[in-house]
Context: one part of a larger RNA
RNA sequence: CUGGGCGUAAAGGGCUCGUAGGCGGCCAACUAAGUCGGAUGUGAAAUCCCCAGGCUCAACCUGGGAACUGCAUCCGAUACUGGAUGGCUUGAAUUCGGGAGAGGGAUGCAGAAUUCCAGGUGUAGCGGUGAAAUGCGUAGAUAUCUGGAGGAAUACCGGUGGCGAAGGCGGCAUCCUGGACCGACAUUGACGCUGAGGAGCGAAAGCUAGGGGAGCAAACGGGAUUAGGUACCCCGGUAGUCCUAGCCCUAAACGAUGAAUGCUUGGUGUAACGGGUAUCGAUCCCUGUUGUGCCGAAGCUAACGCAUUAAGCAUUCCGCCUGGGGAGUACGGUCGCAAGGCUGAAACUC
Repeated sequence: CUGGGCGUAAAGGGCUCGUAGGCGGCCAACUAAGUCGGAUGUGAAAUCCCCAGGCUCAACCUGGGAACUGCAUCCGAUACUGGAUGGCUUGAAUUCGGGAGAGGGAUGCAGAAUUCCAGGUGUAGCGGUGAAAUGCGUAGAUAUCUGGAGGAAUACCGGUGGCGAAGGCGGCAUCCUGGACCGACAUUGACGCUGAGGAGCGAAAGCUAGGGGAGCAAACGGGAUUAGGUACCCCGGUAGUCCUAGCCCUAAACGAUGAAUGCUUGGUGUAACGGGUAUCGAUCCCUGUUGUGCCGAAGCUAACGCAUUAAGCAUUCCGCCUGGGGAGUACGGUCGCAAGGCUGAAACUC
């Protein structure tokens, strides 16, 4: 390069926005760049191929033909692609009317519980385990009652429920704010899809500075267990976990399944919003859209399984894979305060 692939065999970028680029709805007429046809010119010779001939044959050599799939110019065709023009509304967006939601940011408030402090009652144990011990307690613990302090997290509701691009989001109230959905048809008129680079977001742990510190708890100390026990169990306990500002940029960042669009038998739950019918009404039944589950047809798949939320049938664009180890290592570059991240080999070996 031509291929074949990427749920689990190697392989979907953690996610979004978006530049270049690639691709792109319907109708009409124009153009003729791509595309297609014809003509002319050119495409050196040798080589390759075909035919004939010369060395006794062959290799080799000679002659002729074909070919040189290309390029340029001219004439023509106009279905498709492109260009330029005008129009359309189904893609996209806006407007109006609705309801749902742990979507995000900030501030305030609440109750339960743990711990600690002060006081009351009260007395010898408490705690912990498989059993114990370390530990706490006559300087009055545990238990119980009253008051107070402080930090963190929000039982029940709670649900293969909801929201968010992903990471993720859960007490209540207020303020600011993003998105999706349903309905109406009113407006614009292809304004779209994807997206190399780039930018932003990105759990936990970790880092810097300043706060905070109830509980939990790496490290660490002690008690057990054990042949040993740098563990599992127990008693303690510091970073950290929390807040503010700034870094780090990784993950089984998973649906191990990139985004978008169209098409393809069904059944049954559930969430949000409609329409119809019956009904006094609650409500039931039928039905539409969007989301979220389960089961399954065709089809696909190595099988498992997937199956209108596809891993089916197709199209567009991006990312990635190409035997195992060496190795996500070395070197170089770049980013970072550091830890380290990103990019990323080879020798050798099986």
Small-subunit ribosomal RNA, central domain from an uncultured bacterium, 350 nucleotides, folded computationally.
The full RNA is in RNAcentral, with records from ENA and SILVA.